[in-house]
RNA sequence: CAAAUGAAACGGCACACCAGUCGCGAGGCUGGGCCGCAAAGCCACGGAUCUCGCGUCGCGAGAUGGCCGGGCCGCCACC
Numbered sequence: 001c002a003a004a005u006g007a008a009a010c011g012g013c014a015c016a017c018c019a020g021u022c023g024c025g026a027g028g029c030u031g032g033g034c035c036g037c038a039a040a041g042c043c044a045c046g047g048a049u050c051u052c053g054c055g056u057c058g059c060g061a062g063a064u065g066g067c068c069g070g071g072c073c074g075c076c077a078c079c
Stems, first nucleotide, its partner, number of pairs: 005077002012037002017032006035066001041072003045069003048064007
């Protein structure tokens, strides 16, 4: 230095829910909150689920990265 691993330490993020706000909607954002997370950092490429529209069992547009896979980057260090 790299990989693997995640015991320790410094920290980080923030499920549900509540308030406000944007959206036809799924859902997003802000604040509170804190179930959990060693990538719960970033990416909608593949799958899956959800929403809307057309309309026929299919297509299109969108959402979910904390559903799974994959890609990129990253803190510390016992073994």
c-di-GMP-I riboswitch aptamer from a Thermoleophilia bacterium, 79 nucleotides, folded computationally. It was read from a public genome assembly, where an Rfam model found it. Of the family's consensus pairs, 100% are formed in the model.